[in-house]
Context: one part of a larger RNA
RNA sequence: GUGUUGUUAAGGAACUCGGCAAAAUAACCCCGUAAGUUCGCGAGAAGGGGUCCCUGUGAGAGCAGGGCGCAGUGAAAAGGUCCAGGCGACUGUUUACCAAAAACACAGGUCUAUGCAAAAUCGAAAGAUGAAGUAUAUGGGCUGACGCCUGCCCGGUGCUGGAAGGUUAAGGGGAUCUGUUAGCGCAAGCGAAGCAGUGAACUUAAGCCCCAGUAAACGGCGGCCGUAACUAUAACGGUCCUAAGGUAGCGAAAUUCCUCGUCAGGUAAGUUCUGACCCGCACGAAAGGCGUAACGAUCUGGACACUGUCUCGACAACACACUCG
Repeated sequence: GUGUUGUUAAGGAACUCGGCAAAAUAACCCCGUAAGUUCGCGAGAAGGGGUCCCUGUGAGAGCAGGGCGCAGUGAAAAGGUCCAGGCGACUGUUUACCAAAAACACAGGUCUAUGCAAAAUCGAAAGAUGAAGUAUAUGGGCUGACGCCUGCCCGGUGCUGGAAGGUUAAGGGGAUCUGUUAGCGCAAGCGAAGCAGUGAACUUAAGCCCCAGUAAACGGCGGCCGUAACUAUAACGGUCCUAAGGUAGCGAAAUUCCUCGUCAGGUAAGUUCUGACCCGCACGAAAGGCGUAACGAUCUGGACACUGUCUCGACAACACACUCG
């Protein structure tokens, strides 16, 4: 000097990003126990008290009597507690070896596919899974207990249905034209059949165009101007555009740039926190919205208790380093 451990006056978080670490709490018995609540919980809430020794008795818990007493509880080990908010309902799962979470899953909800040789999946196939199941079943998507709810838009994209018309492949169809040459012609040339080549009209499916439906499908959910007898504001009016112009609820939020918004609370002092306001840069309803008891090695703020975290250090034990031998 380092590591591990122990003690520490007075103070008690002043430390620090942050009480990180440490301290404190702790067993059993008795008393007692709030808000809230899904009536199960919350709850070991919180908070308070007891525990020694001897004798008798009792199965024991205990009871009775006595004793010590300045104090002293069981102890090897063994909850710190409370208040408020965010997120996720919950128990569970996860990045084997930097992340355990608000991520995943979940019961529940909903949409969609599938009538059985099912859909879906693996496989050139045979075959297999689905399933020795049969729509109260199975696959896929989204959401995620529960409570109250889930608004408007089908113009675009997708999906489903429709089939009158338009477009449309191969195939069918073969008009026309061309090559070849028996023959004809003085020649130029014409030219049957056959064989070749070319290939028009016409016929013809799905699809697309088209017509409807569908948003718990992908998605979307406006601008400008004016107006009330102080001012300000605008219930109201005008106008442009749109498929329709954001409803309920929530809101400086895990979302707010400006921003440490403004007001209130808490503090002597609060960029955090809580409650409001609404001017939502850029919340919003199953990529769910808003609440919510219980739960959480979750995140944020506060309080009590407690302490060497600190003021501010000190001392001790053990081990190691180091020096000498």
This is a predicted structure of a 325-nucleotide part of an RNA (large-subunit ribosomal RNA, domain IV) from Anaerofustis stercorihominis. The prediction has a mean pLDDT of 85. RNAcentral holds the full RNA, with entries from ENA and SILVA.